The RNA shown here (transfer RNA) has 73 nucleotides and comes from a Bacteriovoracaceae bacterium. The prediction has a mean pLDDT of 82. Lineage of the source: Bacteria > Pseudomonadati > Bdellovibrionota > Bacteriovoracales > Bacteriovoracaceae. Its Rfam family is "tRNA". Rfam classes the family as a transfer RNA. Its family is annotated with triplet codon-amino acid adaptor activity in the Gene Ontology.
RNA sequence: GGGGGUGUAGCUCAGUUGGGAGAGCAUCAGAUUUGCAUUCUGAGGGUCGCAGGUUCGAUCCCUGUCACCUCCA
Repeated sequence: GGGGGUGUAGCUCAGUUGGGAGAGCAUCAGAUUUGCAUUCUGAGGGUCGCAGGUUCGAUCCCUGUCACCUCCA
């Protein structure tokens, strides 16, 4: 330098022939307990790597770019 893959909540990840952003764990609060743990209920937390384009509408399609992994040279 070239090919491929990944990037979504604090962590691990799902998601979709384009229209509601989610799960588990974690955190916080409440219930339970004399107290802790367990269990149950609820809440907060996201510029969907970044920038542009297409579209009425983009996490999803197109282009560029950044980081990481991998292969070739």